Background: This is a predicted structure of a 72-nucleotide RNA (transfer RNA) from a Patescibacteria group bacterium. The source organism's lineage runs through Bacteria and Bacteria candidate phyla. It matches the Rfam family "tRNA". The family's RNA type in Rfam is transfer RNA.
[in-house]
C1' cells in the first nucleotide's frame, strides 16, 4: 500500500430496519443454612468513533480509528 472480515455488559455470544439491546458465565444485595458452598430471589453493567440514508439505524452507506486474514 489494495483487498476482506469483525468491533454490543468485565467474559463469550445473541439480536428481518420497528424488542423495554437478550443470553450464560462474572460482580454486587437479600433469602436459606449452626458456617460454608450449592439453590431460590433482586439489582447494576454495553452498541468503536463521525457523517448520511429513512418516519425509524446495533443493523444499510461512506470515511476513520482498532482486531484478524489475503496479496504486493
Nucleotide at each position: 500500500g489494495u483487498c476482506c472480515u469483525c468491533g454490543u455488559a468485565g467474559u463469550u455470544c445473541a439480536a428481518c430496519g420497528g424488542a423495554u439491546a437478550g443470553a450464560a458465565c462474572g460482580a454486587g444485595a437479600a433469602u436459606c443454612u449452626c458456617c460454608u458452598a450449592a439453590g431460590u430471589u433482586c439489582u447494576a453493567a454495553a452498541u468503536c468513533c463521525a457523517g448520511g440514508u429513512u418516519c425509524a439505524a446495533u443493523u444499510c452507506c461512506u470515511g476513520g480509528c482498532g482486531g484478524g486474514g489475503a496479496c504486493a